[in-house]
Molecule: transfer RNA
Organism: uncultured Bacteroidia bacterium
RNA sequence: GGGGGUAUAGCUCAGUUGGUAGAGCACAACAUUUGCAAUGUUGGGGUCGCCGGUUCGAAUCCGACUAUCUCCA
Numbered sequence: 001g002g003g004g005g006u007a008u009a010g011c012u013c014a015g016u017u018g019g020u021a022g023a024g025c026a027c028a029a030c031a032u033u034u035g036c037a038a039u040g041u042u043g044g045g046g047u048c049g050c051c052g053g054u055u056c057g058a059a060u061c062c063g064a065c066u067a068u069c070u071c072c073a
Stems, first nucleotide, its partner, number of pairs: 001072007010025004019056001027043006049065001051063003
C1' cells in the first nucleotide's frame, strides 16, 4: 500500500429480505429470610462508531472517514 471481517445497554450478543430497538448477565427497589446468599416481581439504562446519500421511512441499502481484528505484499 491492497483485500476481507467487526463496531447495537456497564459486559457478552441478537435483531436477515427497510416499518415504533431486544435478550442474558450486571445495577436499583420490593417480597420471602434473624442476616447473607439464592429465588421471584418491578424498574432504570442505548440519538445502533462517525459524516453524508437514497427513501414517505435506515441499526438494516450506498459512499467517505475513524477504531480494531485478519490475510496478501